RNA sequence: GGGUGUAGCUCAGUGGUGGAGUGCAUGUUUAGCAGGCAUGAAGUCCUGGGUUCAAUCCCCAGUACCUCCA
Numbered sequence: 001g002g003g004u005g006u007a008g009c010u011c012a013g014u015g016g017u018g019g020a021g022u023g024c025a026u027g028u029u030u031a032g033c034a035g036g037c038a039u040g041a042a043g044u045c046c047u048g049g050g051u052u053c054a055a056u057c058c059c060c061a062g063u064a065c066c067u068c069c070a
Stems, first nucleotide, its partner, number of pairs: 001067005008022004016053001024040006046062005
C1' cells in the first nucleotide's frame, strides 16, 4: 500500500425492517441409532461519526486479522 470483519461455523446480500448451507432444539419416522421429512430458536450486520426521508450497503476515522512492498 491492498483486502477482509454479517447466525455457533462457512459464506451470500451494490440504499427501502437481513438470507442460504451446515450445526443446534423440538416433533415425526425406527425396537433403538443413523438418515429422511416438518417446525423453531439463534443477528447491537467490528466500533464511533458523517451523507440521506431512509445505511449491512456510500464517505471519514478507529480497531482486529490476512496479505504485498521497503
The RNA shown here (transfer RNA) has 70 nucleotides and comes from Vicugna pacos. The RNAcentral record of the sequence draws on Rfam.